RNA sequence: GGAAUCAUAGCUCAGUGGGAGAGCAUCUGCUUGACGUGCAGAGGGUCGGGGGUUCAAGUCCCUCUGGUUCCA
Numbered sequence: 001g002g003a004a005u006c007a008u009a010g011c012u013c014a015g016u017g018g019g020a021g022a023g024c025a026u027c028u029g030c031u032u033g034a035c036g037u038g039c040a041g042a043g044g045g046u047c048g049g050g051g052g053u054u055c056a057a058g059u060c061c062c063u064c065u066g067g068u069u070c071c072a
Base pairs, nucleotide, nucleotide: 001071002070003069004068005067006066007065010024011023012022013021018055026042027041028040029039030038048064049063050062051061052060
């Protein structure tokens, strides 16, 4: 320098055009003498930034930023 791929909750991730979700973690309640485990519930998101297409974009296209891999 070229190419591919990834970026979604605190962490790890799912979600291929029409409702933003799971596990773990956190908090609250129950359970226990207490802790832990278990059960129930709750909070937590500019879906990396910008632009475009569309009635409608986390999802499609372009670009920028950052990470990873491959080629040179």
Molecule: transfer RNA
Organism: uncultured Bacillota bacterium